[in-house]
Molecule: transfer RNA
Organism: Nakamurella sp.
RNA sequence: CGGGAUGUGGCCCAGCUUGGCAGGGCGUCCGCUUUGGGAGCGGAAGAUCGGGAGUUCGAAUCUCCCCAUCCCGA
Numbered sequence: 001c002g003g004g005a006u007g008u009g010g011c012c013c014a015g016c017u018u019g020g021c022a023g024g025g026c027g028u029c030c031g032c033u034u035u036g037g038g039a040g041c042g043g044a045a046g047a048u049c050g051g052g053a054g055u056u057c058g059a060a061u062c063u064c065c066c067c068a069u070c071c072c073g074a
Base pairs, nucleotide, nucleotide: 001073002072003071004070005069006068007067010026011025012024013023020057028044029043030042031041032040050066051065052064053063054062
C1' cells in the first nucleotide's frame, strides 16, 4: 500500500440476507424460600447498536466516508 472479516448493556452472543417495539445467556440489584450460605423461583435496572453524513414516513439493518482490532497478500 491492496484485499477480507469483526465492532450491539459490565462480559459473551443473536437480530442485518427480507428496513417496522433492540432480544437471549452470564453477571448486578430487590423479593420469596433457608438458622445462614448456595441452589431454585419471581421481579427490576442497565446498550437508542464503533463515529459521522446520506437515502427513507421509518435505519442495528441500505449507501458513502472515517476509526479500532484481527487475518491474508505485496